[in-house]
Context: one part of a larger RNA
RNA sequence: GGCGCACGGUGGAUGCCUUGGCGUCAAAUGCCGAUGAAGGACGUGGUACACUGCGAUAAGCCCCGGGGAGUCGUGUGCAGAUGUUAUAUCCGGGGAUGUCCGAAUAGGGAAACCUGCUAGGGGUUAAUGCUCUAGCACUGUUGCCUGAACACAUAGGGUAACAGAGGGAACGAGGUGAACUGAAACAUCUUAGUAACCUCAGGAAAAGAAAUUAUUCCCUGAGUAGUGGCGAGCGAAAGGGGAAAAGCCCAAACCGUUGUCUAUAUGGCAACGGGGUUGUAGGACUCGCACAUAGGAGUUACAAAUCUUUCUAAUAGCAAAACCUUCAGGAAAGUUGGACCAUAGAGGGUGAUAGUCCCGUAUGCGAAAUUGGAAAGACUCCUGCGAUGUUCCUGAGUACGGCGGGGCACGUGAAACCCUGUCGGAAUCUGGGAGGGCCACCUCCCAAGGCUAAAUACAUUUGAUGACCGAUAGCGAACAAGUACCGUGAGGGAAAGGUGAAAAGACCCCCGGUAAGGGGAGUGAAAUAGAACCUGAAACCGUGUGCCU
Numbered sequence: 001g002g003c004g005c006a007c008g009g010u011g012g013a014u015g016c017c018u019u020g021g022c023g024u025c026a027a028a029u030g031c032c033g034a035u036g037a038a039g040g041a042c043g044u045g046g047u048a049c050a051c052u053g054c055g056a057u058a059a060g061c062c063c064c065g066g067g068g069a070g071u072c073g074u075g076u077g078c079a080g081a082u083g084u085u086a087u088a089u090c091c092g093g094g095g096a097u098g099u100c101c102g103a104a105u106a107g108g109g110a111a112a113c114c115u116g117c118u119a120g121g122g123g124u125u126a127a128u129g130c131u132c133u134a135g136c137a138c139u140g141u142u143g144c145c146u147g148a149a150c151a152c153a154u155a156g157g158g159u160a161a162c163a164g165a166g167g168g169a170a171c172g173a174g175g176u177g178a179a180c181u182g183a184a185a186c187a188u189c190u191u192a193g194u195a196a197c198c199u200c201a202g203g204a205a206a207a208g209a210a211a212u213u214a215u216u217c218c219c220u221g222a223g224u225a226g227u228g229g230c231g232a233g234c235g236a237a238a239g240g241g242g243a244a245a246a247g248c249c250c251a252a253a254c255c256g257u258u259g260u261c262u263a264u265a266u267g268g269c270a271a272c273g274g275g276g277u278u279g280u281a282g283g284a285c286u287c288g289c290a291c292a293u294a295g296g297a298g299u300u301a302c303a304a305a306u307c308u309u310u311c312u313a314a315u316a317g318c319a320a321a322a323c324c325u326u327c328a329g330g331a332a333a334g335u336u337g338g339a340c341c342a343u344a345g346a347g348g349g350u351g352a353u354a355g356u357c358c359c360g361u362a363u364g365c366g367a368a369a370u371u372g373g374a375a376a377g378a379c380u381c382c383u384g385c386g387a388u389g390u391u392c393c394u395g396a397g398u399a400c401g402g403c404g405g406g407g408c409a410c411g412u413g414a415a416a417c418c419c420u421g422u423c424g425g426a427a428u429c430u431g432g433g434a435g436g437g438c439c440a441c442c443u444c445c446c447a448a449g450g451c452u453a454a455a456u457a458c459a460u461u462u463g464a465u466g467a468c469c470g471a472u473a474g475c476g477a478a479c480a481a482g483u484a485c486c487g488u489g490a491g492g493g494a495a496a497g498g499u500g501a502a503a504a505g506a507c508c509c510c511c512g513g514u515a516a517g518g519g520g521a522g523u524g525a526a527a528u529a530g531a532a533c534c535u536g537a538a539a540c541c542g543u544g545u546g547c548c549u
Base pairs, nucleotide, nucleotide: 001548002547003546004545005544006543007542008541009540015534016498017497020469021468022466023465024464025463026462027461028460029459030458031167032166039101040100041099042055043054044053046078047077049075050074051073061095062094063093064092065091066090070082071081072080106115107114108113116136117135118134119133120132121131122130124129138164139163140162141161142160143159144158145157146156171202172200173199174198175197176196182189186229216243217242218241219240220239226234227233247451248450249449250395254274255273256272257271258270259269260268261267262265279429281394282393283392284391285389286387287386288385289384294383295382296381297380298379306378307377308376309375310374311373312372313371314370315369317365318364319363323338324337327334339356340355341345347359348358349357400424401423402422403421404420405419406418407417410436431446432445433444434443435442485492486491505533508520509519510518511517
């Protein structure tokens, strides 16, 4: 030095575990903000570093309920308090306080700071000052008061009330809108109307009540018909089956009121009220009949507010059956023997595996307060039928056409349909549009105004659940994690779980530097479970020994 064996060190794999994650389903819930949000800064405890809570009333104050013996949040003690039979802590509902920054809004500003004005108060001072409370930004709308050039007026100014402003993970609507990529290159095409940016909204949004894209969503039709350098690809609809279902209001004709204008009229214009809302055309006007001590309807649209009663649900909770024993063991739930409950043998915990030990579970019950829902009532609102007619009305720079584009699964194609930048430009019910070029016939429908719940999307909470993960997995995060750390910044972004049943966490002695570390002793079932703590693989490093050299 090698090989082997034994025993160690190092290391942290593996096994076991789970406080944390990830899905799915069901139910409930869904906006916050000038009454100052979201998010922060700084404070706040007897001691106080971090987290949590809270705000100078500062781990808290008040009221109303629940609950019932301990408690003073966590890591975590020490010291000191407090409660014990209804007045603690704790849980729920309602309220008070709520520094400073932040839309931030008195002015400023390098956020958490500086400096004011007005009115009122406080104590103090020779006086200034100090201090407390309330107010003082901007924009819009409406009203009122003023008020130029310029007579009326208007512009402008002032003031009061109301509203707005900012935030929001995803979901939604609209506007603008790529490229890498694919086509095995690349240009039409694709990626894709995606990403990104902007605007705006809500608890959903959007769409929607037929001039047919038949409101929306799911399954199917179907990867079909089509479309396509007929390449790559893109890709319907009708119809069928489900979910959910709800319909309405204006404009106009006509009638009236008020105001205003002038050419003072049987006028124009404006506002308001009545009327009226459709395709089997309807309505107005004119005429006839009918009437309410009746009949309907209603709070999400269709007009709009409030209250009462009852029921129900949410936000704390309550009751809840039945077991002893033997044995080995540190410990019984295991084992032995004999019982019991069960609308409860789901699950978890307890020194090993417990229906009967604990928490629970089946089942039954419960709210002073706030909130949601349902029903009824109060209350509020509405009113029918017909006939006649060459009368009037029925959404105009619209429909439609040309040119240029876009959207439709549909790339200009025979390209309908929808939108429109530009140029033209109708009809008026004897009217107009559509049925995938176009024409005729036929059929269906009535544009150029508006509103509308549900079924749907996303998220949160609660409950249940998983041929989901089990610490290099599962969220980035099971731990003081969006932390430490990195970056000027936008931004990037970790590692890190496990003693034991119980700290019983090693009194005392010894070596050592009044160390680190170790040896005894003691605890414990175990200390090769000793805090660098369950198990403790391998690489790697040793000690001892056998053989070989």
Large-subunit ribosomal RNA, domain I from an Ardenticatenaceae bacterium, 549 nucleotides, folded computationally.
Taxonomically the source falls in Ardenticatenaceae (Bacteria, Bacillati, Ardenticatenia, Ardenticatenales).
The sequence was found in a public genome assembly.
Its mean pLDDT, the model's own confidence on a scale to 100, is 83.